[in-house]
Molecule: Lysine riboswitch aptamer
Organism: chicken gut metagenome
RNA sequence: UGGUAGAGGCGCAGAAAACAUCAGUAUUUCCGCUGGGACAACGGCCAGGCCGCCGCCGCGGAGAGAAAGGGUUUUCUGCCGAAGGUCCAUCCUCCGGCCGGGAGGUUGGUUCCUGGGCUGACGGAGAACAUCCGUCAGACUGUCACAGCAAUGUGGAGUGCUAUCA
Numbered sequence: 001u002g003g004u005a006g007a008g009g010c011g012c013a014g015a016a017a018a019c020a021u022c023a024g025u026a027u028u029u030c031c032g033c034u035g036g037g038a039c040a041a042c043g044g045c046c047a048g049g050c051c052g053c054c055g056c057c058g059c060g061g062a063g064a065g066a067a068a069g070g071g072u073u074u075u076c077u078g079c080c081g082a083a084g085g086u087c088c089a090u091c092c093u094c095c096g097g098c099c100g101g102g103a104g105g106u107u108g109g110u111u112c113c114u115g116g117g118c119u120g121a122c123g124g125a126g127a128a129c130a131u132c133c134g135u136c137a138g139a140c141u142g143u144c145a146c147a148g149c150a151a152u153g154u155g156g157a158g159u160g161c162u163a164u165c166a
Stems, first nucleotide, its partner, number of pairs: 001166006009080001011079009027064007037051001042100005083114003087109003091105005115141002118138008143156005
């Protein structure tokens, strides 16, 4: 220098199934009341379809009643930059159409950041007090270096560390 194999632990990611939440929400049926909705949305411009006085929209009552994303548990699979994020690019979805802007998702890439999980604060996503992501702080934990008789202390980062082969 290159290869191989390992370690950290509430360790990481994925798949399937079940369950809860979403929510008695969206939607829808009937009855009653009212009597004209839709010119709204982040900014600018633009359009106003269909339905509807045979009652739209809305309100109240009675009945029926979801789904997606996200979550938990179990099992299985792949693993220890596991993985997550920033940035760039491609494509898709949403915000009425176009332009701008914003949000989300898939795939790929290079550079950069993070050893790991936990707790808390702030911010973002989210129906949510769940969960995820980011920043900061705290103790804990693993690893190496230095100091030390030792207990221990200080500091660094995974492009690291340990073992092994050439």